[in-house]
């Protein structure tokens, strides 16, 4: 130089769907949906003789996850803090 972790606040979308079992909120299955944990794909650009490699997002896929509330939640603000890494 850099800004990890932690705390508080805000924080969207989509089924309180259907069937079965146990029995009263769990398990298994089915259909239809959602994108904002995580993960997949790539544009410019760079490298390479090469059809190859590297390579961003709230884009894309829907694997995972989710579709009352709760929880979770990218991201944002505030606080605290000073990790990796680089010189």
């Nucleotide at each position: 130089a850099g800004g990890a972790a932690c705390u508080c606040u805000g924080g969207a979308g989509a089924a309180u769907c259907c069937c079965g079992c146990c029995c009263a909120g769990g398990c298994g299955g089915g259909u239809g949906c959602c994108g904002a944990a995580g993960g997949u794909g790539c544009a410019a650009a760079g490298c390479g003789c090469a059809u190859g490699c590297u390579g961003a997002a709230u884009c894309u896929c829907u694997c995972a996850g989710g579709c009352a509330a709760a929880a979770g939640g990218a991201c944002a603000g505030a606080g605290c803090g000073g990790a990796a890494u680089u010189a």